Annotation: Large-subunit ribosomal RNA, domain I from Pedobacter xixiisoli, 530 nucleotides, folded computationally. It was read from a public genome assembly. Its Rfam family is "Bacterial large subunit ribosomal RNA". Its family is annotated with ribosome and structural constituent of ribosome in the Gene Ontology.
Context: one part of a larger RNA
RNA sequence: AGUACACGGGGGAUGCCUUGGCUCUCGGAGGCGAUGAAGGACGUGAUAAGCUGCGAUAAGCACCGGGGAUCUGCAAAUGAGAAUUGAUCCGGUGAUUUCCGAAUGGGGCAACCCGGCUGGUUGAAGACCAGUCACAAUAAGAGCGAACCUGCCGAACUGAAACAUCUAAGUAAGCAGAGGAAGAGAAAAUAACAAUGAUUUCCUGAGUAGUGGCGAGCGAAAGGGAAAGAGCCCAAACCACUUAUGUUACGGCAUAUGUGGGGUUGUAGGACUGUGAUGUGGUUACAUUAACGUGAAGUGGAACGGGAUGGGAAGCCCGGCAAUAUAGAGUGAUAGCCUCGUACACGUAAGCAAUAAUGGCCUAACAGUAUCCUGAGUACCGCGAGGUCGGAGACGCCUUGUGGGAAUCUGCCGGCACCAUCCGGUAAGGCUAAAUACUCCCGAGAGACCGAUAGUGAACCAGUACCGUGAGGGAAAGGUGAAAAGAACCCCGAACAGGGGAGUGAAAUAGAACCUGAAACCGUGUACUU
Numbered sequence: 001a002g003u004a005c006a007c008g009g010g011g012g013a014u015g016c017c018u019u020g021g022c023u024c025u026c027g028g029a030g031g032c033g034a035u036g037a038a039g040g041a042c043g044u045g046a047u048a049a050g051c052u053g054c055g056a057u058a059a060g061c062a063c064c065g066g067g068g069a070u071c072u073g074c075a076a077a078u079g080a081g082a083a084u085u086g087a088u089c090c091g092g093u094g095a096u097u098u099c100c101g102a103a104u105g106g107g108g109c110a111a112c113c114c115g116g117c118u119g120g121u122u123g124a125a126g127a128c129c130a131g132u133c134a135c136a137a138u139a140a141g142a143g144c145g146a147a148c149c150u151g152c153c154g155a156a157c158u159g160a161a162a163c164a165u166c167u168a169a170g171u172a173a174g175c176a177g178a179g180g181a182a183g184a185g186a187a188a189a190u191a192a193c194a195a196u197g198a199u200u201u202c203c204u205g206a207g208u209a210g211u212g213g214c215g216a217g218c219g220a221a222a223g224g225g226a227a228a229g230a231g232c233c234c235a236a237a238c239c240a241c242u243u244a245u246g247u248u249a250c251g252g253c254a255u256a257u258g259u260g261g262g263g264u265u266g267u268a269g270g271a272c273u274g275u276g277a278u279g280u281g282g283u284u285a286c287a288u289u290a291a292c293g294u295g296a297a298g299u300g301g302a303a304c305g306g307g308a309u310g311g312g313a314a315g316c317c318c319g320g321c322a323a324u325a326u327a328g329a330g331u332g333a334u335a336g337c338c339u340c341g342u343a344c345a346c347g348u349a350a351g352c353a354a355u356a357a358u359g360g361c362c363u364a365a366c367a368g369u370a371u372c373c374u375g376a377g378u379a380c381c382g383c384g385a386g387g388u389c390g391g392a393g394a395c396g397c398c399u400u401g402u403g404g405g406a407a408u409c410u411g412c413c414g415g416c417a418c419c420a421u422c423c424g425g426u427a428a429g430g431c432u433a434a435a436u437a438c439u440c441c442c443g444a445g446a447g448a449c450c451g452a453u454a455g456u457g458a459a460c461c462a463g464u465a466c467c468g469u470g471a472g473g474g475a476a477a478g479g480u481g482a483a484a485a486g487a488a489c490c491c492c493g494a495a496c497a498g499g500g501g502a503g504u505g506a507a508a509u510a511g512a513a514c515c516u517g518a519a520a521c522c523g524u525g526u527a528c529u530u
Stems, first nucleotide, its partner, number of pairs: 001529009015515001016479002020450002022447007029439002031144002039100003042055003046078001050074002061094006070082003105114003115133007135141001148179001149177004159166001163213001189196002200227005210218002231431003234375001238261004243256005266409001268374004272368004281362003286359005293352002298346003304319004320337002322326001328340003380404009390416001411426005466473002486514001489501004
């Protein structure tokens, strides 16, 4: 030195575990904010650096409700206290709530500086205290917030095996706005000689019809089946009144605005004229009240003992019991009957849902049809764009930048160029639940999801330490034991290092560098070989 065996050091894999995550389901909630938010700074404890809570009333104050013996958070110990005259704790409603921050008296390098006015303290001034002072006549708004929604604006990489039309994609990014949903919505619809009857979403139709350097690709609709279901209000004609202006033979008349009534549609309707009714029906799209239900913290809640082993029994043996409860968790090993729970039953504040009553709101018919009304820079057309499955095409329809520019129900629009017939509808005003989308958040639950290099970046004081001028980037780090019983005392040592005894414990090769403790790597001893 090598090999083998034994025993160690080192290291932290593996196994087991889970406080944390991930993905969903059901229900709730879907906002907070000038009554000062979100987020912070600084304070606040007997001792107090951090976290948590709170705000100069500062780990808290008051009241109401629950609860019933301990309590003064994480967090031990000491000290000092509180509590059956009901504390701590839990739910609810209030009070307080420094400074910054939309930040709003003015300024400013956020958490700071400096003011005006009114009132107070003072004999007076200074100073201090309280209130108030942004923009805005008032009311309101402003800022923040995860996704979902609507609108405006709007790429490129990429694909086409290059690339330009095209694609990616009306995506990402940016901006504005709203709600718990948003948007859409009661036919100037879809169809096809038969009909349907607002919108939305899903399945299908269908990768079809189409479109397309007919390349890459893109890609409907009707119809059928489901979910849900709900329809309404104005403008105008006409009538009345008010105001203003003009005019007047002062009786009025005309015009314009405003208010009220009236009226709301396509077998056209309404006004108007006549006849006729004063009631009938509807209404969770509106309010109030009542009882019922749900609803915060919460309440009751069955049934077991013995023996041996063991540190410890829930495992084993013996004998019982409950079950509308054998879901689950904990307890010194595996517990229906030890503990918490579970099934079941009960309880209420605010609120909520639905029901009833009352109020409010809406609502009738017949005949006549001469006259009047029925949404104008609109429809439509030309030119230029965009949307749609449709890339300019034979190109309709919808939107509109620009130029022209109607009709008035014997009207007008559409049915994919255009024309005719036929059919469907009634534009140029508005509102409208539900079925649908999403989850920052709360409650209950689930998983052929992870188990500490995994699962969130973060199981641990993590968006921390650290890096960067900054935007921004961004870790590592879990496990003694059933219980601290966390090693009194002695010894070695310079020692508050480390170790040896003693003691605890089932175990200390479980000793805090603490479960298990692999490999690399480093030793000690023994044997053999050289």